[in-house]
RNA sequence: CCUUCACUGGGGGGAGCCGAUGGGCGGCUGAGAGGUCCCGUUGCGGGACGACCCCUGGAACCUGAUCCGGUUCAUGCCGGCGUAGGGAUCAGUGAUGCGGACCCG
Numbered sequence: 001c002c003u004u005c006a007c008u009g010g011g012g013g014g015a016g017c018c019g020a021u022g023g024g025c026g027g028c029u030g031a032g033a034g035g036u037c038c039c040g041u042u043g044c045g046g047g048a049c050g051a052c053c054c055c056u057g058g059a060a061c062c063u064g065a066u067c068c069g070g071u072u073c074a075u076g077c078c079g080g081c082g083u084a085g086g087g088a089u090c091a092g093u094g095a096u097g098c099g100g101a102c103c104c105g
Base pairs, nucleotide, nucleotide: 001099002097004095005094006093007092008091009090010055011054012053013052016028017027018026019025035049036048037047038046039045040044061086062085063084067080068079069078070077
């Protein structure tokens, strides 16, 4: 110096579908399917924090997309699209390797 991992600070992100359904409860996929508080008149929306995932070697996530094929009770469930277009520029600590370079004996 590098590899991989963990942690700290900083940054980015989503929260769908079904059970006739508003609550509750349960089911599916998933890392995560909104946990706490606050604001707005209801549906519901917004904000802060939290959990989780991702941070350029970037499919975390967004767009295309009310897309195409398959599957399913149903779905952004699976595949395609996708060598597409965007996307958070990071800093540090510790560990790790019969990794690398160099120095001394």
TPP riboswitch aptamer (THI element) from Azospirillum sp. B510, 105 nucleotides, folded computationally.
Rfam family: TPP riboswitch aptamer (THI element). Rfam 15.1 lists 16,130 matches to the family in 8,693 species. For this family Rfam cites "Thiamine derivatives bind messenger RNAs directly to regulate bacterial gene expression" (Winkler et al., Nature, 2002).